[in-house]
RNA sequence: GGCGCCGUACCCAAGUGGUAAGGGAGAAGCCUGCAAAGCUUUCAUUCGGCGGUUCGAUCCCGUCCGGCGCCU
Numbered sequence: 001g002g003c004g005c006c007g008u009a010c011c012c013a014a015g016u017g018g019u020a021a022g023g024g025a026g027a028a029g030c031c032u033g034c035a036a037a038g039c040u041u042u043c044a045u046u047c048g049g050c051g052g053u054u055c056g057a058u059c060c061c062g063u064c065c066g067g068c069g070c071c072u
Stems, first nucleotide, its partner, number of pairs: 001071007010024003018055001026042005048064005
C1' cells in the first nucleotide's frame, strides 16, 4: 500500500429499514437485629464521527477514525 471482518450502556451481547431485547455490574426500595441471598424498580435522544439514499436509517451507500486478520 491492497483486501476482508468488526465497532450497540461500565462489561458481555441480540437486533439486517418502522425508532434498541437479554445477562452481569451499578443505583433505589422490600426483606433482615446487621449483612448475604432473594424479590421489585431503574439504567443507551451522537447505536464510533461526518455526509448521502429514504416518508423514515443501528440496519443501505460513500468517506474518515479505531480494533483484528490476510496478502504484498
This is a predicted structure of a 72-nucleotide RNA (transfer RNA) from a Termitinemataceae bacterium. The coordinates come from a structure-prediction model, not an experiment, and the mean pLDDT is 81. Its Rfam family is "tRNA". It is annotated as a transfer RNA. NCBI's taxonomy places the organism under Bacteria, Pseudomonadati, Spirochaetia, Spirochaetales, Termitinemataceae.